[in-house]
RNA sequence: GAGUCGGCCAGGCAGCCGCUGUACGCAAGUGCAGAGGAAAGUCCGGGCUCCGCAGAGCGGGAUGCAGGGUAACCCCCUGGCGCGGCAACGCGACGAACAGGGCCACAGAGACGAGUCCCGGGGGUCCUCCUCCGGGGGUGAAACGCGGCAACCUCCAUCCGGAGCAACACCAAAUAGGCAAGCGCUGAGGCCGGCUCGGCCGAGCUUGCGGGUAGGUGGCUUGAGCCCCGGGGUAACCCGGGGCCUAGAGGAAUGGCUGCCGGCCCCGCCGGGUCACACCGGCCGGGGCCACAGAACCCGGCUUACCGGCCGAACUCCCUU
Numbered sequence: 001g002a003g004u005c006g007g008c009c010a011g012g013c014a015g016c017c018g019c020u021g022u023a024c025g026c027a028a029g030u031g032c033a034g035a036g037g038a039a040a041g042u043c044c045g046g047g048c049u050c051c052g053c054a055g056a057g058c059g060g061g062a063u064g065c066a067g068g069g070u071a072a073c074c075c076c077c078u079g080g081c082g083c084g085g086c087a088a089c090g091c092g093a094c095g096a097a098c099a100g101g102g103c104c105a106c107a108g109a110g111a112c113g114a115g116u117c118c119c120g121g122g123g124g125u126c127c128u129c130c131u132c133c134g135g136g137g138g139u140g141a142a143a144c145g146c147g148g149c150a151a152c153c154u155c156c157a158u159c160c161g162g163a164g165c166a167a168c169a170c171c172a173a174a175u176a177g178g179c180a181a182g183c184g185c186u187g188a189g190g191c192c193g194g195c196u197c198g199g200c201c202g203a204g205c206u207u208g209c210g211g212g213u214a215g216g217u218g219g220c221u222u223g224a225g226c227c228c229c230g231g232g233g234u235a236a237c238c239c240g241g242g243g244c245c246u247a248g249a250g251g252a253a254u255g256g257c258u259g260c261c262g263g264c265c266c267c268g269c270c271g272g273g274u275c276a277c278a279c280c281g282g283c284c285g286g287g288g289c290c291a292c293a294g295a296a297c298c299c300g301g302c303u304u305a306c307c308g309g310c311c312g313a314a315c316u317c318c319c320u321u
Base pairs, nucleotide, nucleotide: 001317002316003315004314005312006311007310008309009308011261012260013259014258015257016256017255019034020033021032022031023030024029036292040303041302043301044300045299046298047297048164049163050162051161060160061159062158063157064156065079066078067077068076069075080094081092082091083090084089095155096154100153101152102149103148104147112145117136118135119134120133121132122131123130124129168218169217170216171215178209179208180207181206182205183204189201190200191199192198225244226243227242228241229240230239231238232237262290263289264288265287266286267285269282270281271280272279
């Protein structure tokens, strides 16, 4: 100098004004907490909830070297094999082709029980022709060899019920409808603004119960949790001890403004350098930018997006001394 692998950060601080949750308070208010490594895609695997389910089989789907890890996995670790790379290292659906079916482009006579380009030999009837055996040239990725292909069907082994927090549970209006009881044409009830009288209409009215809707509450964040130390294991990971509580919104909070500092870029100026540029350094000045992205029941993974930077008594190759 060029790379490889692993881990980490994701501008910082202060002031003012807000938003969500929570504790205290009669209240006003005060204190505390408040997005991510991917919260994303919803691609796998689980927890949880409801529904289904005697047992067995068929069908369907997924996975596929060996061993291990895990709650589980299409995940992770270690090793083998193959491929790529000088190397560190990276990538890999990597079981079975004597169970069966199917396919093998172009070229080639022929692509797998079909066929005959050339030569030699044997046999059938001398030639033609048929048949058997041996050898050769050419084509092609592969030419008879128990060929290749199973991200073709298939076989083998293992695993798999369905739907999802808009799950589900509880509380519960108005209106309509259901059931029951009571009252009612001997006039209940309604209208005429409140009452009485009167007038008109008039077959329903009242109460209770239960289901469901709007709405509200729970589920809702203490969990396969995070940090530190010790031990086991090559590692993934596991065990023990100690400490911590770290968003819970739900038309959906986690924001806005100002100032200072930091990083990067551009312009200008100054210094070096040059014939002049280029280039290097400085910051007295001005301007711009500071990624990808936004929790929605919760975890473990994978994949994808991402300005810039840091760390590694980690590693490889090249050059120089």
Molecule: Bacterial RNase P class A
Organism: Burkholderiales bacterium